RNAcentral holds the full RNA, with entries from SILVA. The part of an RNA shown here (small-subunit ribosomal RNA, central domain) has 346 nucleotides and comes from a metagenome. Its mean pLDDT, the model's own confidence on a scale to 100, is 90.
[in-house]
Context: one part of a larger RNA
RNA sequence: CUGGGUGUAAAGCGCCCGCAGGCGGCCAAAUAAGUGAAAGGUGAAAUCUCACCGCUUAACGGAGAAACUGCCUUUUAAACUGCUUGGCUUGAGGAUGGGAGAGGAGAGCGGAACUGUCAGUGUAAGGGUGAAAUCUGUGGAUAUUGACAGGAACGCCUGUGGAGAAGUCGGCUCUCUGGUCCAUUCCUGACGCUCAGGGACGAAAGCUAGGGGAGCAAACAGGAUUAGAUACCCUGGUAGUCCUAGCCGUAAACGAUGGGCACUAGGUGCUUGUCCGUAAGGAUGGGUGCCGCAGGUAACCCGCUAAGUGCCCCACCUGGGGACUACGGCCGCAAGGCUAAAACUC
Numbered sequence: 001c002u003g004g005g006u007g008u009a010a011a012g013c014g015c016c017c018g019c020a021g022g023c024g025g026c027c028a029a030a031u032a033a034g035u036g037a038a039a040g041g042u043g044a045a046a047u048c049u050c051a052c053c054g055c056u057u058a059a060c061g062g063a064g065a066a067a068c069u070g071c072c073u074u075u076u077a078a079a080c081u082g083c084u085u086g087g088c089u090u091g092a093g094g095a096u097g098g099g100a101g102a103g104g105a106g107a108g109c110g111g112a113a114c115u116g117u118c119a120g121u122g123u124a125a126g127g128g129u130g131a132a133a134u135c136u137g138u139g140g141a142u143a144u145u146g147a148c149a150g151g152a153a154c155g156c157c158u159g160u161g162g163a164g165a166a167g168u169c170g171g172c173u174c175u176c177u178g179g180u181c182c183a184u185u186c187c188u189g190a191c192g193c194u195c196a197g198g199g200a201c202g203a204a205a206g207c208u209a210g211g212g213g214a215g216c217a218a219a220c221a222g223g224a225u226u227a228g229a230u231a232c233c234c235u236g237g238u239a240g241u242c243c244u245a246g247c248c249g250u251a252a253a254c255g256a257u258g259g260g261c262a263c264u265a266g267g268u269g270c271u272u273g274u275c276c277g278u279a280a281g282g283a284u285g286g287g288u289g290c291c292g293c294a295g296g297u298a299a300c301c302c303g304c305u306a307a308g309u310g311c312c313c314c315a316c317c318u319g320g321g322g323a324c325u326a327c328g329g330c331c332g333c334a335a336g337g338c339u340a341a342a343a344c345u346c
Stems, first nucleotide, its partner, number of pairs: 003318004007300002012314001014201001016199002021194003025088005031082001033081002035077008049065002052062003091191001092188003095184005103177007110154001114150008125136002162169002206247006215241002220236004258313006266291011295302002319346003328339004
């Protein structure tokens, strides 16, 4: 380079935006760069191939044909691609009117529970476990009642449910704000798809600074268990978990399934629009499940939400270990991240 692949065998970037690049709807005209045809020129020799000849044969050599798949010039064709011009509305976008929603940000408010403090009642236990002990308690605990304080999380509703590009998002109210769907078919007129590099976002843990700290809880301490027990169980408990500002940039970041468009039986739920209908019900869109035809698959399974049939663009794989490593580079405060070998070995 070519080929074959990427749900589970190696392989889809965590996700989106997007420059370059690649690819690109319908009609007409023009052009002739790509493309096809014809002619001419050139494409040294040797080599290769074919047939013939010469050394006893072969290798080798001689002479000939073919070939040299290429390049250039001229003529020609105009379907397709490109370029140019004009037009179109179905792709895309907009407008108007509606809809659903834990989509995002900020502020305020609420109740249950928990822990602590104060006060009342009250007395000997409480707690914990397989059983115990460490632990708490006559200096009055546990329990119970009232008041106060604090922090974090929002039970039921809750769903096979909804929203978001993903990470994720769940008490209530208000303010600001993004996306999306349906209807009308009014406007623009291909404005599109994808995207190396680049950029934004990105769970948890971790880091910096300042707050906060109820519960939980790495580390740590003690009690048990055990042959041991640096664990599992128990009693405690600090970072952290929470907030503000900044960093980190990873994950089984999973549907282990990149994005877009088109096509290819049905059945049955959920959810959200619109239309018809008195109702029952029916029709038509968006989303989300299950089963399943054709087809696919090594099988499992997938099956209009494809892993089917095609096209376009990107990313990635190429035996296991060494190695999500070393070195170098870039990034980071650090932890480390990204990129990424070789020797050797099976």
Its Rfam family is "Bacterial small subunit ribosomal RNA".